């Protein structure tokens, strides 16, 4: 040059006035105001609460090995598919415990199968020139054709009436044993047995670990306001039993009334940045430094000017370049207890490390 992979970043800059939320201040004013996914709400933690959260069956969740986290989440590393690579996917235990399923084709889909097809050595029937032929009636055969996602190892030799691991040689799978690397998953090599045993557990099941239950509208406080009446009952702990707990001053419906405002939760945190030491890494340790949204009829915007960028049109002189005018101020998208993570969407650009192909040196 081209074509592509994988990590990471950035998300228009500076200025000017005029607004909005917030904190702090007696005021002036002063500082802070969206994101890499703030978003799906798909996992999981952090916190709150619930008459205790204990056991068992259920029910539901994960699933290869080592390691990091608080996490079901990463990192690195096996195997298994794709790709020529750099890479990239993978719910990746268990199918020689049991049960079930294998559409459609197809003669048969699992301790199989004669539809075509090959034999007919043997028995059978018919013909003879007595040497032997012929028939496909019984019967034999998974080599050969068909179908299918898959037809019960491959290849070549023996063997047979034809055939077959029936037997023999290499190969592959598979079990058994040993050597050898490896923290393991596993890899790698020997000997042994003809053992040749399809797939599917995101199908029941088995095996191992995990799991109360509801959610910030949780919860607590304050303050305004009201009118009570009826009914039914042991109730909660998660779906079932055990077993706690707690009870009538209780509990559950239902008809009527009243409020529908405030503050806390709630922003200092598994918190950013940098340096520096360990580790391939994902993380971890120490140091120093910052403080960085908090709305609730729900702030984070408006305009104006320069730059920068993309897009259109149009001139010099075909492209390339450059200039002038217009548009967009640009892509996706905007907090609502917080944190991870995971998918999802996304104009244009930058960096750093790899692959491959052509070309010239």
């Nucleotide at each position: 040059c081209g074509a592509g992979u994988u990590c990471g970043c950035c998300a228009g800059g500076c200025g000017a006035c005029c607004g909005c939320g917030g904190u702090g201040g007696a005021a002036g004013c002063a500082c802070c105001g969206a994101g890499g996914a703030a978003a799906g709400u798909c996992c999981g933690g952090a916190c709150u609460c619930c008459a205790c959260a204990g056991g068992g069956c259920a029910a539901g969740g994960u699933g290869c090995u080592g390691g990091g986290u608080a996490c079901u989440c990463c990192c690195a590393g096996g195997c298994g598919g794709g790709g020529c690579g750099a890479c990239c996917c993978g719910a990746c235990g268990g199918a020689a415990a049991g049960u079930g399923c294998c559409g459609c084709a197809g003669a048969g889909a699992a301790c199989a199968g004669a539809c075509c097809g090959c034999c007919g050595a043997u028995g059978g029937c018919c013909c003879c020139a007595c040497g032997g032929g012929g028939c496909a009636c019984a019967g034999g055969c998974a080599a050969g054709g068909g179908u299918g996602a898959a037809a019960c190892g491959g290849u070549g030799g023996g063997g047979u009436a034809a055939g077959a691991g029936c037997c023999c040689a290499c190969c592959a799978g598979c079990g058994a044993u040993c050597c050898g690397g490896g923290u393991g998953a596993c890899c790698g090599g020997g000997u042994c047995g003809g053992c040749u045993c399809g797939g599917c557990a995101a199908a029941c099941c088995c095996c191992a670990c995990c799991c109360g239950g509801a959610g910030c509208a949780a919860g607590g406080c304050c303050a305004c306001g009201c009118a009570g009446g009826g009914a039914c009952c042991a109730g909660a702990u998660u779906g079932c039993c055990c077993g706690u707990c707690u009870a009538a001053u209780g509990g559950u419906c239902c008809c009527g009334g009243g409020u529908a405002g405030g503050c806390c939760g709630c922003a200092u945190g598994a918190g950013g940045u940098c340096a520096c030491g360990g580790g391939u890494a994902a993380c971890c340790g120490u140091g120093a430094u910052c403080c960085c949204a908090g709305a609730u009829g729900g702030a984070u915007g408006g305009u104006c000017g320069c730059c920068c960028g993309g897009g259109g049109u149009u001139g010099u002189u075909c492209c390339c370049a450059c200039g002038a005018c217009c548009c967009c101020u640009g892509a996706c998208a905007g907090a609502a207890u917080c944190c991870g993570g995971c998918u999802u969407a996304u104009c244009g650009g930058c960096g750093g490390a790899c692959u491959c192909g052509c070309a010239c040196u």
A computed fold for a 361-nucleotide RNA from an Acidimicrobiia bacterium, annotated as Bacterial RNase P class A.
The sequence is in RNAcentral, with records from ENA and Rfam.
The model forms 98% of the base pairs in the Rfam consensus.
The source organism's lineage runs through Bacteria, Bacillati, Actinomycetota and Acidimicrobiia.
The coordinates come from a structure-prediction model, not an experiment, and the mean pLDDT is 77.
It is recorded under the gene name rnpB.
Its Rfam family is "Bacterial RNase P class A". Rfam classes the family as a ribozyme.